Predicted 3D model of a 115-nucleotide RNA (SAM riboswitch aptamer (S box leader)) from an uncultured Bacteroidota bacterium.
Formats: sequence, C1' cells, structure tokens
RNA sequence: UACUUAUCCAGAAAGGUGGAGGGACCGAGCCCUAUGAAACCUUGACAACCACUUAAAGCGUAAUAACUUUUAGAAAGGUGCCAAUUCCUGUCUCAUAAUAUGAGAAAGAUAAGUC
Repeated sequence: UACUUAUCCAGAAAGGUGGAGGGACCGAGCCCUAUGAAACCUUGACAACCACUUAAAGCGUAAUAACUUUUAGAAAGGUGCCAAUUCCUGUCUCAUAAUAUGAGAAAGAUAAGUC
C1' cells in the first nucleotide's frame, strides 16, 4: 500500500510551547477559533477493538487442551479517542406521500486479521 471483517446518533480536557488557521480530500452550507486554530509536549479522562479474567454453548478429545460463538468483568498491557451524528450535503441504488423525505451503498475513520 491492498484486501477481509466489525463498529461509527453514546462517552470523555486541563496545563505548557506555538501564533492563524481548523472541522479527512474538493465544491456548497453551517460551525469552531486572538476569551488563542493547527502542530508538538506533559498530565488526566473516555471507551472497551485486541490482549486478559469468568461462565455457558458448539466443535473436538480417551479425558483435557486448542478453536468458534456468546455472557459478565477489570482497566496494569497494545491501539484509539476527548465541539457539533463520520457536523451536514454532493455520487449511485431502492422505497414513499417524489424539485422532497427516508433507508442502504460508496467514500472516510478506528480496530483486528491476511498477503
């Protein structure tokens, strides 16, 4: 970098450096921002994907183990995250009460896995 799977209407900020942008890209909208943007550092929190613990079922075994799924838990490890639904919209599909609305896909983000 690519692919696969899962999740994305919940949750959670202070300080320091910095000094004008930021909300993924582009367009439109709407917001945040000198009462200090981005970025970096420190500390703290949030969450519970992986790892961990418990229980059940399946599979398997001589019996275990391993493996799969689910329940509950914890937060010391690996990540992530801490304005607004992934801020909203665009492109495609479907439905309907059709210049619209809703749902899904696509795109994106994160995790785990594979090459």
The sequence was found by an Rfam model in a public genome assembly.